[in-house]
């Protein structure tokens, strides 16, 4: 320096053909318990790494930059 690939909740990570942003796990809170774990319910938690650009409409498509992986000089 050049190729590819990832970046969405606190944590791992799904979103497949562009249309309400979601699941386990933690968190609160409650209900069960003598109590505590375990259980069951409800909540709450998001600038989808940043900045444009197409579209009526972008997590997603295109372009750039960051930052992190592998390869290859």
């Nucleotide at each position: 320096g050049c190729u590819u690939c990832a970046a969405u909740a606190g944590u791992c990570c799904a979103g497949u053909u562009g249309g309400c942003a979601g699941a386990a796990c933690g968190g609160u809170u409650c209900a069960c318990u003598u109590g505590u774990a375990a259980u069951g319910a409800a909540c709450a938690g998001g600038u989808c790494g940043c900045a444009g650009g197409u579209u009526c409409g972008a997590g997603u498509c295109c372009u750039g930059c960051u930052u992190g992986a592998a390869g290859c000089u």
Predicted 3D model of a 73-nucleotide RNA (transfer RNA) from Prevotella sp.
NCBI's taxonomy places the organism under Bacteria, Pseudomonadati, Bacteroidales, Prevotellaceae, Prevotella.
RNAcentral holds the sequence, with entries from ENA.
It matches the Rfam family "tRNA". By type it is a transfer RNA.
Its mean pLDDT, the model's own confidence on a scale to 100, is 80.